This is a predicted structure of a 76-nucleotide RNA (transfer RNA) from an Anaerolineales bacterium. Rfam family: tRNA. The family's RNA type in Rfam is transfer RNA. The coordinates come from a structure-prediction model, not an experiment, and the mean pLDDT is 86. The organism belongs to Anaerolineales, within Bacteria. The sequence was found in a public genome assembly.
RNA sequence: GCCCCCAUCGUCUAGCGGCCCAGGACGGGGCCCUCUCAAGGCCCAAACAGGGGUUCGAGUCCCCUUGGGGGCACCA
Repeated sequence: GCCCCCAUCGUCUAGCGGCCCAGGACGGGGCCCUCUCAAGGCCCAAACAGGGGUUCGAGUCCCCUUGGGGGCACCA
């Protein structure tokens, strides 16, 4: 330098154009239960890396950028 893959709540992840103003688990907060704690039950907060495009409609498809991983080439 070229090519490929990945990026979603604090963490791990679901998602394959409309069922998603994004779901689950753990973690966090509140309430209930309990003599207390743990366990358990109910509820709450919390995320689509940034920009542009396609489309009636984008987390999802395309392009650029950023970051991470891998392969190839160069290495006089």